[in-house]
The RNA shown here (transfer RNA) has 73 nucleotides and comes from a Candidatus Nealsoniibacteriota bacterium.
The RNAcentral record of the sequence draws on ENA.
Its Rfam family is "tRNA". Rfam links the family to the GO term triplet codon-amino acid adaptor activity.
RNA sequence: GGGCGCUUGGCGCAGGGGUUAGCGCGCUACUUUGACAUAGUAGAGGUCGUAGGUUCAAAUCCUGCAGCGCCCA
Repeated sequence: GGGCGCUUGGCGCAGGGGUUAGCGCGCUACUUUGACAUAGUAGAGGUCGUAGGUUCAAAUCCUGCAGCGCCCA
């Protein structure tokens, strides 16, 4: 330099055009315990990497850029 893939809460991931962006772990509070753990209930936390484009409507489709990974040279 070229090709392919990935980027979504603190971490791991799902969601592949329309309804409120969700799951597990973690975090906070409460219940339970003598206490801790487990379990249960509730809650906080995301402007979906970034800038444009397409569309009535974009996390989702297209393009540029950035970061990461794999392969080729």